[in-house]
RNA sequence: CGAAUCUGGCCGGGAGAGUCCUCGUACGCAGGUAUGGGGCGCCGAAGGGGCAAAUCCCCGUCAACCUCUCAGGCAUCAAGGACCGGUCAGCCGAG
Numbered sequence: 001c002g003a004a005u006c007u008g009g010c011c012g013g014g015a016g017a018g019u020c021c022u023c024g025u026a027c028g029c030a031g032g033u034a035u036g037g038g039g040c041g042c043c044g045a046a047g048g049g050g051c052a053a054a055u056c057c058c059c060g061u062c063a064a065c066c067u068c069u070c071a072g073g074c075a076u077c078a079a080g081g082a083c084c085g086g087u088c089a090g091c092c093g094a095g
Base pairs, nucleotide, nucleotide: 001095006090007089008088009087010086011085012084013083018040020039021038022037023036024035025034026033027032041074042073043072047070048068049067050066054061055060
């Protein structure tokens, strides 16, 4: 000087699933619109829980985009979003 890995910031991309039923409130002449509560149904890619091989004398350790749905989410918009790309910074330091 400095690759790769890891961590974080910023930008971009980023799926799935009822605008079902019912009650209230507000607006409206009405049809309706918005919003809150409840019920049932559904989704999995924030987070969280569980497990394989393998390892281990034993106890155990141990992963996910698998699984469970606690949480979160299910018209549009917005937000969120595992993960991916770009970029910047930091730790470390192959060479």